[in-house]
Molecule: THF (Tetrahydrofolate) riboswitch aptamer
RNA sequence: UGCAGAGUAGGCAAGUGUGUGUCUUUAGUGCCGGAGAUACAGGGAGUUGAUUUCCGGACGAAAAACCGAAAGGUUUGCAGUACAUUUGCCGCAUCCCGCUGCU
Numbered sequence: 001u002g003c004a005g006a007g008u009a010g011g012c013a014a015g016u017g018u019g020u021g022u023c024u025u026u027a028g029u030g031c032c033g034g035a036g037a038u039a040c041a042g043g044g045a046g047u048u049g050a051u052u053u054c055c056g057g058a059c060g061a062a063a064a065a066c067c068g069a070a071a072g073g074u075u076u077g078c079a080g081u082a083c084a085u086u087u088g089c090c091g092c093a094u095c096c097c098g099c100u101g102c103u
């Protein structure tokens, strides 16, 4: 000098555990539009990408069995359901520097 590589947040899938809703134009998820915020490998910058909050819109869950005098409880389901955790996969948009190997 050149070439190659490592590593984060996070995302996805499956498993486990503990919960929520299942009472109707309703919960929650996902989707569309608008406004804002946040984060992005060890350092710096950082989007038309990512995550998230709020507002609006279209859509939108499934109940069953048993126990009980009743209130209610238990179990099995249902929801693109919440959180935690395990495993696997993907993984800085991009730019500069640094690190490791070879040259």
Stems, first nucleotide, its partner, number of pairs: 002102004010090010020079003031057008042097004063076005